[in-house]
Predicted 3D model of a 351-nucleotide part of an RNA (small-subunit ribosomal RNA, central domain) from an uncultured bacterium. The coordinates come from a structure-prediction model, not an experiment, and the mean pLDDT is 85.
Context: one part of a larger RNA
RNA sequence: CUGUGUGUAAAGGGCGCGCAGGCGGCCUAGCAAGUCCUUCGUGAAAUCCCAUGGCUCAGCUGUGGAACUGCGGAGGAUACUGCAAGGCUUGAUUUUCGGGGAGAGGGUACGGAAUUCCCAGUGUAGCGGUGAAAUGCGUAGAUAUUGAGAGGAACACCGGUGGCGAAGGCGGCUACCUGGACCGGUACUGACGCUGAGGCGCGAAAGCUAGGGGAGCAAACGGGAUUAGAUACCCCGGUAGUCCUAGCUGUAAACGUUGAGCACUUGGUGUGGCGGGUAUCGACCCCUGCCGUGCCGAAGCUAACGCAUUAAGUGCUCCGCCUGGGGAGUACGGUCGCAAGGCUGAAACUC
Numbered sequence: 001c002u003g004u005g006u007g008u009a010a011a012g013g014g015c016g017c018g019c020a021g022g023c024g025g026c027c028u029a030g031c032a033a034g035u036c037c038u039u040c041g042u043g044a045a046a047u048c049c050c051a052u053g054g055c056u057c058a059g060c061u062g063u064g065g066a067a068c069u070g071c072g073g074a075g076g077a078u079a080c081u082g083c084a085a086g087g088c089u090u091g092a093u094u095u096u097c098g099g100g101g102a103g104a105g106g107g108u109a110c111g112g113a114a115u116u117c118c119c120a121g122u123g124u125a126g127c128g129g130u131g132a133a134a135u136g137c138g139u140a141g142a143u144a145u146u147g148a149g150a151g152g153a154a155c156a157c158c159g160g161u162g163g164c165g166a167a168g169g170c171g172g173c174u175a176c177c178u179g180g181a182c183c184g185g186u187a188c189u190g191a192c193g194c195u196g197a198g199g200c201g202c203g204a205a206a207g208c209u210a211g212g213g214g215a216g217c218a219a220a221c222g223g224g225a226u227u228a229g230a231u232a233c234c235c236c237g238g239u240a241g242u243c244c245u246a247g248c249u250g251u252a253a254a255c256g257u258u259g260a261g262c263a264c265u266u267g268g269u270g271u272g273g274c275g276g277g278u279a280u281c282g283a284c285c286c287c288u289g290c291c292g293u294g295c296c297g298a299a300g301c302u303a304a305c306g307c308a309u310u311a312a313g314u315g316c317u318c319c320g321c322c323u324g325g326g327g328a329g330u331a332c333g334g335u336c337g338c339a340a341g342g343c344u345g346a347a348a349c350u351c
Base pairs, nucleotide, nucleotide: 005321006320007305008304012319014202015201016200017199021195022194023193025088026087027086028085030083031082033081034080035077036076037075038074039073040072041071042070049065050064051063052062053061054060091192092189094187095185096184098182103178110172111155116150117149119147120146121145122144126137127136163170164169207248208247209246210245211244212243216242217241221237222236223235224234259318260317261316262315263314264313267296268295269294270293271292272291273290274289277285300307301306324351325350326349333344334343335342336341
């Protein structure tokens, strides 16, 4: 270098943006670098291979040939790739019209239910908790109930294999600013595209730093039970934390365990958005188209399970990754981090 792979056996980077690089639509004429043909030079000898000769054979060796698949020069070919030029519109943008959406961030104000606490009223001996109990709370008046108040956090119903987002993720209401996708129409630019090593950014929870906040919940911790024991499961408490602001961390069963893009390949059924038709608008119904999201299944694929126009089918382009188990995601080194630790990542030995 070649090879087999990557849903579940080892293996898809957590996700995006994107420099270099790789790859790249249709037409015309040109150049001739790649490519192809011819020819010339060179490609030492030995070795290898073929023919034949010499040691009685062979090993060994002489002679001749072929080969040395390469490199360079010249002449020619122009389909493909490339280069430079001109043009095109189907890829990709832009424009316009809309409707849909828990998309993001910020600020202000508001809403009701519930928990807890405080105050006051009524009221009296229990409450709470469990398998059963006990710790706990309560005659300093609890639990229950009524009224008023404080504060924090989360938003029942709607709510849906519903929606949005690149992923992480996003759910009370209203307003402001802002991102993306999608349907229909007109026009514009004219390949402006795809992928993307490094790089940069985003990135649940837990954790860390500083300052706030603290209702409920609750690692640690204390107590009560259970038990042979019980550093647990159950119960009573309870601090970090959970919340906010600014920064750090950069991980995950970051999962569809399925990288991104494009094209092609029988169907059935549901649902969301837009469009079209029928109908007086609408609901409804019907039709078809595009975009999204589910289920079932043909061919095909698959070790099987299963996947099946949202492919794990058929092809192309680009990137990441795998190569027996353990040792080990360890050691060492480097680098990042306040730390915790992250990233990179072996070997001996052993089966």